[in-house]
RNA sequence: CUGUCAGGAUCGGGAGAAUCCGGCGUCGCGCGCAAGGGCGGUCGUCGGUGCCGAAGGAGCAACCGCCCCGGUAAACUCUCAGGCGCAAGGGACCGUUUCUGGCAU
Numbered sequence: 001c002u003g004u005c006a007g008g009a010u011c012g013g014g015a016g017a018a019u020c021c022g023g024c025g026u027c028g029c030g031c032g033c034a035a036g037g038g039c040g041g042u043c044g045u046c047g048g049u050g051c052c053g054a055a056g057g058a059g060c061a062a063c064c065g066c067c068c069c070g071g072u073a074a075a076c077u078c079u080c081a082g083g084c085g086c087a088a089g090g091g092a093c094c095g096u097u098u099c100u101g102g103c104a105u
Stems, first nucleotide, its partner, number of pairs: 002104008011095003018049001020048006027041001029040003050084003056080001057078003063071003
């Protein structure tokens, strides 16, 4: 230098699932009253039910071993966590550019 493996950074792409029900609060938003209360809506929060799987987490096969036990996978499974209108954020994975380390030549 080249190849390969692992990790970091950068940029781009990146799905799914209730605008559900109720309580409380909020916004001098709408309606309305003589006025207050009230009804509805936006947003937030708490609880409940339903749902999603692509942060993370957990589980298992073939196979292997020193073999009645253990090792070991996932985009599979489970949903603890996380998430479920738009937006934002997160996002496995894929690609661009690059950095570090190991191995080989």